This is a predicted structure of a 74-nucleotide RNA (transfer RNA) from Serratia symbiotica.
The gene name in the source record is trnV2.
Taxonomically the source falls in Serratia (Bacteria, Pseudomonadati, Pseudomonadota, Enterobacterales).
The coordinates come from a structure-prediction model, not an experiment, and the mean pLDDT is 80.
The RNAcentral record of the sequence draws on ENA.

RNA sequence: GCGUCCGUAGCUCAGUUGGUAAGAGCUUUAUCUUGACGUGAUAAGGGUCGGUGGUUCAAAUCCACUCGGACGCA
Repeated sequence: GCGUCCGUAGCUCAGUUGGUAAGAGCUUUAUCUUGACGUGAUAAGGGUCGGUGGUUCAAAUCCACUCGGACGCA
């Protein structure tokens, strides 16, 4: 330099024929339960879907550029 893949919550990830308010598990906080801890139950907090621009009535999803990472070739 060229190519392929990945980037979504504090962590691990799902969501790729574009469509209603963006989700799961773990974690955290509060309450209930217990003599206490743990377990369990309920509720809540937490995201500008890496960034910018474009296409569209509508974009995490499609297109272009760009940033970061992994691998392969040279």
Its Rfam family is "tRNA". Its family is annotated with triplet codon-amino acid adaptor activity in the Gene Ontology.